[in-house]
Context: one part of a larger RNA
Parts: sequence; structure tokens; C1' cells
RNA sequence: GGAUGAACGCUAGCGGCAGGCUUAACACAUGCAAGUCGAGGGGCAGCGCGGUGUAGCAAUACACUGGCGGCGACCGGCGGAAGGGUGCGUAACGCGUGAGCAACUUGCCCGUCACUGGGGGAUAGGCACUGGAAACGGUGUGUAAUACCCCAUAUGAUACGUUUCUGCAUGGGGAUGUAUUAAAAGAUUCAUUGGUGACGGAUGGGCUCGCGUGACAUUAGCUAGUCGGCGGGGUAACGGCCCACCGAGGCUACGAUGUCUAGGGGUUCUGAGAGGAAGGUCCCCCACACUGGAACUGAGACACGGUCCAGACUCCUACGGGAGGCAGCAGUGAGGAAUAUUGGUCAAUGGGCGGAAGCCUGAACCAGCCAUGCCGCGUGCAGGAAUAAGGCCCUAUGGGUCGUAAACUGCUUUUCUUUGGGGGCAAUAAGGAUCACGAGUGGUCCGAUGAGAGUACCAGGGGAAUAAGCAUCGGCUAACUCCGUGCCAGCAGCCGCGGUAAUACGGAGGAUGCGAGCGUUAUCC
Repeated sequence: GGAUGAACGCUAGCGGCAGGCUUAACACAUGCAAGUCGAGGGGCAGCGCGGUGUAGCAAUACACUGGCGGCGACCGGCGGAAGGGUGCGUAACGCGUGAGCAACUUGCCCGUCACUGGGGGAUAGGCACUGGAAACGGUGUGUAAUACCCCAUAUGAUACGUUUCUGCAUGGGGAUGUAUUAAAAGAUUCAUUGGUGACGGAUGGGCUCGCGUGACAUUAGCUAGUCGGCGGGGUAACGGCCCACCGAGGCUACGAUGUCUAGGGGUUCUGAGAGGAAGGUCCCCCACACUGGAACUGAGACACGGUCCAGACUCCUACGGGAGGCAGCAGUGAGGAAUAUUGGUCAAUGGGCGGAAGCCUGAACCAGCCAUGCCGCGUGCAGGAAUAAGGCCCUAUGGGUCGUAAACUGCUUUUCUUUGGGGGCAAUAAGGAUCACGAGUGGUCCGAUGAGAGUACCAGGGGAAUAAGCAUCGGCUAACUCCGUGCCAGCAGCCGCGGUAAUACGGAGGAUGCGAGCGUUAUCC
């Protein structure tokens, strides 16, 4: 000198863009953050419509009724494995990069082929009874499905054969013969949309390997599933991943093992570069979800807002027993030098479900707070000398300086205030028109919907009006005098200054530097 997720002191007009618990992965009140589908199902708690009945002249009120719209709870499907958060752990195939899988998987999506036949038993909700303070249950009865089960059908799989082609070793591909394995309807506008099997694609994932990726040798030896083999189990798959048996190996001075530290990368800062340092925001990967362990379901988890067990803590309790997990968004306490609102909207982008309308979405988009940073703008411009008054200084009837600075005159209106106007973010949906082909689908045009916000922006009126500080002035280092103090009070980054004329302390005048900031502290180069 540059830099920062900064803090502190003094000061502070505006806008744009960005950033905002670096400490206690400490504890959390409250609200919200994952639902959706009635075009899968039985149904009808509540709402609306209709129907019937009773009262009434009527309006209307009450009762019954699933007939319709729709729909609480329930069964079922898909999604809750994405998105969002944090950096505890991890020195590791964790990450980066380059390869491999003749050792694998992949819901939803796309393409091709084939099939979608027959039958059955339950169960939730419901109803009845009942236990418990609650959380939550229990018994009986009866019921549905795209829930579950069985049978038939097999170009696919497994086992055993026959045959053929081929490769980088184990091997891989094709043809063929005998034994076990699938389906589900719904809506009906009869268009579709679903289901099952197989093959292929796309996307995502799993595994293996080469190389790279901290400190300490004041850590020198480490290792029994350890290293390898045969056989098995397990897995989507290879493998001591696990097991029985057999052998005695494996790693290490090119640093094993141990201890300490640490998420990794793209990148960021600095530097002429080489290098050094950092990994906050954004993107990719990993790990974690009160602490430890475990599996279930599922295409996918060993699952942040799922389950079970143990532990610590907090809460409820009728003392028998229960409930909870903000490292999601806000917010609270604590810790700390220190870090924000218990805001708005699904309008856009994206996600889940749905045929769609739509619903949900603290993802996201916006707004609020903070000079935390970067960038931009302003705090006027021109003229104006009795160089006024006043302050300060001097060689003091005088001169210098603040200083064209002010006053005063003219001008402008960025900002400010007031009044009025005010886009784009919106692409489309329902619906309509039109065109193409085969009755429906697709293309084009028209056509609702805006949180931000009457904001940005534009125009008119008013009036210099609303807006300057901070640090320094001995040398390094730009900028000097006076007064006070008297090794005191104090300053200080280094050298050093202060003991009676201190350009170094404190004040004043003046000056220098930067400027809505300026200094100090901390850290890195």
C1' cells in the first nucleotide's frame, strides 16, 4: 500500500447493487415451513342446492332424505429421500482430476413389442359395548377399492443340456429343448388415460482404480479378519463385507502407526511473477439433524419437521403413565466487541399432487432494519474590496492572515417539498375466433390474473432553499505559530518528546489529507 462477513470512537443528505451470529452443532415460548388426488374407494360429520313432510294465508321455521355440488375423518395412490439449514465429525477414494464396471441399479419421462382372462378372503372408516386423567386404546358385528391373495397364460428370470459367433484375463452375445413367476380398474365426451412383462434411451445413483490433496520424528515400528487362498452366506453389484477351514502373510524412513488440526473444490485476497494466505456470500460434492444405536417402508433413506431402543434435558399428570427436539423462516434467552422483521405475496420462476380448474410451497420474488461494503449524486454557480466588523499573529499610530470567504446582486433547481400523470415485469388459463389433418388433438390470434406499489419514472409549482465532517501538522510524512504546563499532566507505529521560551503534552488560530465519511483496533499478503 491493498484486503475484510469486521468491531469501536466521532460524524452523517440521498440512491443503486450486494452483504449481515466469524462466539454456544448452547437451550428454546409462539406462529408458519409438505401436501395433494372425489377422474381409485366405501361413504356423508359439516356447508350449499333439490325433494318430501309438519306449522303457517305467505315469507319462513323445523324434521327427514346422498338425489346433486362438494367434502371432515378413513382405506388407497403419488409426494414427504427434492427444496431449505449447518460445518459437529472426517487427513478419507471425503474432495479434485482422469479412467473403468465382462461386477451394478434407476420411481416419474421417452421409444418399440406383447398382454390386460378367471376367482377369492379380509380390513379401516361406520355401528354397538367398553378401558384410561390424558396420550392412546380394546372387544364384537358388518362393508368397499387402482388395498391384499390365488389360478391360467411366458418371447423374461433361475437350474440343467445342445449348438454358434466373439473379446482386454475372469469371460460376453445369439439360437434351441425340459421344470416355477403378471395384470386393475375408473371416467365415460367411447377420444383417451391407467395397469403388467420385456428390450432400448435419457437422467440420477452405487462401486473400483492412477495421480493430487495438512502439521509434528521431541510419534519408529504397526497389524489376528490382520494379508492371501478354497468353499459358502449376504448385497442391486464386486469385495474379509461376513463365516468355516488352510497358509503366514500385509504396511513402513518415498514416513507406516500415533497425536494435533481441518469439511473438500470452483474460487477469493495479495503479489510483476513464482509464491503465500483464506474457503463468508454464489455454484458442485460430502457429512450431520438433541447424544448414541438400529432397522422398517420404499425406485431411492438407515430418513431435519418418520418409527423403535438407550441417555441427558424440558414439559403435562388423577403418580398408573405420557409429550418434545428451530444446524427450516421469523422470533426469545444465553454467550459475545459484534450480526436484522415473530413483515407481504404465490404476480413471476421453480417444485409436489391433480385430466383440469386449482390447492400447498418462510423454495422463490418482494418489502423492513444496519454507512457493513462497492459505485454514483448532492450540500450550489457567477459577479462582488471599505480587503468592513471580529478572531489570531508580528519588528505593533502600522502590517499580515482567516479572505472573494461573508454581506450584497444576478442565475440555476440535481436534490428537497407539493400537485398531477404513470409503464414493464403478463408468458397465458377458462372461453371465443380461425387454420391443419380423420369425428378430437395441435398451431395462430383475441381474451382474466400484479405482492412489490401508485413504487421506479415523467411533468408543473415553490424556494439556495433540506444537507460536512474526521484525522493529522518533530523526522519517516503533505501540513507552524501563540498561550498553558514544567520529567508533572501527558504523547508515542519506530526513533523518541516533557526537568521554564515544547513546531512532539493540553487549548487556540492557521494549514495539510481524505470526504458522507474519517480515524483506531484485529487479521492476511
This is a predicted structure of a 525-nucleotide part of an RNA (small-subunit ribosomal RNA, 5' domain) from an uncultured rumen bacterium. RNAcentral holds the full RNA, with entries from ENA and SILVA. It matches the Rfam family "Bacterial small subunit ribosomal RNA".